Small-subunit ribosomal RNA, 3' major domain from an uncultured prokaryote, 477 nucleotides, folded computationally. Its Rfam family is "Bacterial small subunit ribosomal RNA".
Context: one part of a larger RNA
RNA sequence: UGACGGGGGCCCGCACAAGCGGUGGAGCAUGUGGUUUAAUUCGAAGCAACGCGAAGAACCUUACCAGGUCUUGAUAUUCCGAGAAUUUACUAGAGAUAGUUUAGUGCCUUCGGGAACUCGGUGACAGGUGCUGUAUGGCUGUCGUCAGCUCGUGUCGUGAGAUGUUGGGUUAAGUUCCGUAAUGAGCGUAACCCUUGUCCUUAGUUGCCAGUAUGUAAUGGUGGGAACUUUAAGGAGACUGCCGGUGAUAAACCGGAGGAAGGUGGGGAUGACGUCAAGUCAUUAUGGCCCUUAUGACCUGGGUUAUACACGUGCUACAAUGGUCGGUACAGAGGGUUGCUAAGCCGUGAGGUGGAGCUAAUCCCAGAAAACCGAUCGUAGUCCGGAUUGGAGUCUGUAAUUUGACUCCAUGAAGUCGGAAUCGCUAGUAAUCGCGAAUUAGAAUGUCGCGGUGAAUAUGUUUUCGGGCCUUGUACA
Numbered sequence: 001u002g003a004c005g006g007g008g009g010c011c012c013g014c015a016c017a018a019g020c021g022g023u024g025g026a027g028c029a030u031g032u033g034g035u036u037u038a039a040u041u042c043g044a045a046g047c048a049a050c051g052c053g054a055a056g057a058a059c060c061u062u063a064c065c066a067g068g069u070c071u072u073g074a075u076a077u078u079c080c081g082a083g084a085a086u087u088u089a090c091u092a093g094a095g096a097u098a099g100u101u102u103a104g105u106g107c108c109u110u111c112g113g114g115a116a117c118u119c120g121g122u123g124a125c126a127g128g129u130g131c132u133g134u135a136u137g138g139c140u141g142u143c144g145u146c147a148g149c150u151c152g153u154g155u156c157g158u159g160a161g162a163u164g165u166u167g168g169g170u171u172a173a174g175u176u177c178c179g180u181a182a183u184g185a186g187c188g189u190a191a192c193c194c195u196u197g198u199c200c201u202u203a204g205u206u207g208c209c210a211g212u213a214u215g216u217a218a219u220g221g222u223g224g225g226a227a228c229u230u231u232a233a234g235g236a237g238a239c240u241g242c243c244g245g246u247g248a249u250a251a252a253c254c255g256g257a258g259g260a261a262g263g264u265g266g267g268g269a270u271g272a273c274g275u276c277a278a279g280u281c282a283u284u285a286u287g288g289c290c291c292u293u294a295u296g297a298c299c300u301g302g303g304u305u306a307u308a309c310a311c312g313u314g315c316u317a318c319a320a321u322g323g324u325c326g327g328u329a330c331a332g333a334g335g336g337u338u339g340c341u342a343a344g345c346c347g348u349g350a351g352g353u354g355g356a357g358c359u360a361a362u363c364c365c366a367g368a369a370a371a372c373c374g375a376u377c378g379u380a381g382u383c384c385g386g387a388u389u390g391g392a393g394u395c396u397g398u399a400a401u402u403u404g405a406c407u408c409c410a411u412g413a414a415g416u417c418g419g420a421a422u423c424g425c426u427a428g429u430a431a432u433c434g435c436g437a438a439u440u441a442g443a444a445u446g447u448c449g450c451g452g453u454g455a456a457u458a459u460g461u462u463u464u465c466g467g468g469c470c471u472u473g474u475a476c477a
Stems, first nucleotide, its partner, number of pairs: 001477002003474003007471007015461002019425005026316008034307002042053002064302007073125001077124002079121005086103001089100004107114002127291002130289003136285001138280003141276001143274001148187006154163003167178003193268004198236007208225002212223003239262001242256005318418001322377006334365003339358002344353003384415001389410007431453007
């Protein structure tokens, strides 16, 4: 100087407390461990691994296994030889592949040949998701969006170092004021950026419709309008600016006015010096080591989907604030030409048929659902719950057996609110309700977004956990 303490002081955080809803019990989905297996490819391991890499394993993917094959190789550069390239059909085979066969003979040329492509051959070489993340780059997680981390000059100390950065206030903040052997500065904080909340200006199409005219069973449908909504460009607006109080006359804090918004208005992006030899050689790059008729490459089939069990994360429930049936309203944000697909018709339905419109503020996906208004059920393993199983189908795709999603009929399991323990959340939040997108040929209870309805509680800091500053002890570095 640090680190540590079941030392002290001060302060902060959904850290506790106060509340609301969960997990832990059930069934299922999904990931992991274990076990099994020819193989169940590999990685991730307290927080910070476990719906993680994977924004999507039937083949492919695929790295694993079995079998069948190749050896200058599936791919690149160079050299030699042959043939234009390309293309039809048949045979054998699970296919990779092998054999036969049809059409075709092009472009440039100094007529030697050359360019592109294909086949064969030689050696250099290719290739490796093989090892090492404890050789590395790059990227990422975490402490933590915590308020810290440093430097120049000066001063003090023999020196390591100290001071500044400590102290008194204050702040979300090393934010800022005062004091001060310090005086200045840098990286962080804040601000600048995006979005949302109010108003103004400009511009009206595909969007809008107040007034006006017209038409319809009905609809901005039509003439028209530029007010409103809205769209998207530019501005205004919030700065402790104003008033009162407290305070050291400071910084600031408390209350108020005006205001759409008030003290960082809400949200996002933004992550200092460093820590964990944290993670990643399987994104990619890369040193070293290793394989080179195989640890490389191709194909078919299987596996990654196994299943006594254990754990994590979720979905659905156990019901009446509910289930079922009928009627009736109101979103936002997205996507669409290899696409979204309307009306109509068929089917109980998944879906089929059909083909209008749309390269989209125009057309489509697209009926939002909870809510509201009626009816029914009457506390029951039920008109709750939907697992499981049988049968019949639809769609995608060469192909749904291992192993897809969905529909209909039948079946109707566990489950009556969950032990010890444990998680999230402070406001348009929790809870609850649906909608969309990426990834896919198909395949979400996951992920990322979007809006609808919309709470309770916070007396406080004694205690638990984590963090910051000062101080103290230490046989630790």